Predicted 3D model of a 105-nucleotide RNA (TPP riboswitch aptamer (THI element)) from Paracoccus aestuariivivens.
The sequence was found by an Rfam model in a public genome assembly.
The model forms 96% of the base pairs in the Rfam consensus.

[in-house]
RNA sequence: UUUCUACACUUGGGGAGUCCCGCGACGGGGCUGAGAGGUGCAAGGCACCGACCCAUCGAACCUGAUCCGGGUCAUGCCGGCGUAGGGAAGGGUAGAGUGCCGCAU
Numbered sequence: 001u002u003u004c005u006a007c008a009c010u011u012g013g014g015g016a017g018u019c020c021c022g023c024g025a026c027g028g029g030g031c032u033g034a035g036a037g038g039u040g041c042a043a044g045g046c047a048c049c050g051a052c053c054c055a056u057c058g059a060a061c062c063u064g065a066u067c068c069g070g071g072u073c074a075u076g077c078c079g080g081c082g083u084a085g086g087g088a089a090g091g092g093u094a095g096a097g098u099g100c101c102g103c104a105u
Base pairs, nucleotide, nucleotide: 002097003096004095005094006093007092009090010089011055012054013053014052017031018030019029020028021027022026037049038048039047040046041045061086062085063084067080068079069078070077
C1' cells in the first nucleotide's frame, strides 16, 4: 500500500400483518416472525419514542402483485416469481496475508 476476517462505534435504511372472544373507542387470547410494542393527535390513519432487523459480499425492505401453486378459520402462512427491477456506508481497532521502501546481518 492493498486484500481478507472479527469486533465495536457513528450515521443511515426498514416493517409492524392476520384471526377469535368479551361486546366495544378499551381489555384478553391464537398464528407467523428477529420484530406485530408504547405515547399523542378526533384519528381508523399520521407523527414521535422504543425494541428488533438490515446497510452494496445488500432477499432487511419496496415494486411487479388485486400475480401463480399449496395450505389455513384467516393472513406474504409456505413455495414460486427471484441469476427480475429497486434498495440504506463511513471511518476506527485487532489479527492474518500481500506489495513497495529503509535499516541490520
Model confidence (mean pLDDT): 78 of 100.